[in-house]
RNA sequence: CAUUAAACAUUAGCGCCAGUCCCUUAAUUCUGCACAUAAUACCUAAUUUUUUAAGGGAGACGAGGUAAAAGGUUAUCGAAAUUUCGGCGGAUGCCUUUUCGUAUUCUUUGUAUGCGUAAGAUACAGGCAAAUACUUGGGUAACCAGGGAACAAAUACUGUACCAGCAAAGAAA
Numbered sequence: 001c002a003u004u005a006a007a008c009a010u011u012a013g014c015g016c017c018a019g020u021c022c023c024u025u026a027a028u029u030c031u032g033c034a035c036a037u038a039a040u041a042c043c044u045a046a047u048u049u050u051u052u053a054a055g056g057g058a059g060a061c062g063a064g065g066u067a068a069a070a071g072g073u074u075a076u077c078g079a080a081a082u083u084u085c086g087g088c089g090g091a092u093g094c095c096u097u098u099u100c101g102u103a104u105u106c107u108u109u110g111u112a113u114g115c116g117u118a119a120g121a122u123a124c125a126g127g128c129a130a131a132u133a134c135u136u137g138g139g140u141a142a143c144c145a146g147g148g149a150a151c152a153a154a155u156a157c158u159g160u161a162c163c164a165g166c167a168a169a170g171a172a173a
Base pairs, nucleotide, nucleotide: 014089015088016087017086019085020058021057022056023055024054025053026052027051061078062077063076067099068098069097070096071095072094073093100116101115102114103113104112106170107169108168109167110166111165120163122161123160124159125158126157134147135146136145137144138143
């Protein structure tokens, strides 16, 4: 360096399934033509209903989000989705404490407040999605996989306006 095999990683609006819902098969039960019959009884194809067993399927659509450590907490935003029900696990959120960094209009240090390397607040304007429909393929089916126009909100981001410490030392004029 090449080949083969195995393990791990390449997931974080992410994973999982005892409830729930759905599908298939078998059994069970109900409904129910025709023929037959004295008969509206019995029987009975398709269909329908109940229960059980086995197997399978669904169970969050994207946007956004991580300085470090510890503790706490049912962790932001919206969608033509509404089982996206219910539950479990995880988690970049938020709160508290400590540390690091950064901004607060020359620099440094201390401190206060905000923020997190794209590193301040406010207002206005700009600005970004996927599922779905439809379509192709797979599956007996539930359903799954690929393609798939348009449309959102919050944060970030862009533009404009406006606002934004204190103390000490130093530099320049």